Predicted 3D model of a 72-nucleotide RNA (transfer RNA) from a Patescibacteria group bacterium. The coordinates come from a structure-prediction model, not an experiment, and the mean pLDDT is 82. Taxonomically the source falls in Bacteria candidate phyla (Bacteria). RNAcentral holds the sequence, with entries from ENA.

RNA sequence: GCCGGCAUAGCUCAGUGGUAGAGCAAUGGCAUCAUAAGCCAGUGGUCGAGGGUCCGAAUCCCCCUGCCGGCA
Numbered sequence: 001g002c003c004g005g006c007a008u009a010g011c012u013c014a015g016u017g018g019u020a021g022a023g024c025a026a027u028g029g030c031a032u033c034a035u036a037a038g039c040c041a042g043u044g045g046u047c048g049a050g051g052g053u054c055c056g057a058a059u060c061c062c063c064c065u066g067c068c069g070g071c072a
Stems, first nucleotide, its partner, number of pairs: 001071007010024004018055001027041004048064001050062003
């Protein structure tokens, strides 16, 4: 330099056009003499930045940034 993939909650990941979710972690509660385990609950993200298409975009298109892989 060329090609491809990834970027969504603190972490690991779903969600492929119609109001953003799960598990774990953290927090509060129940229970216990107490702690852990267990059970319950709610919280937490304007979806990497900018622009475009569309009635409507995490999702499609363009561009940029970062990371990973392949080729040279």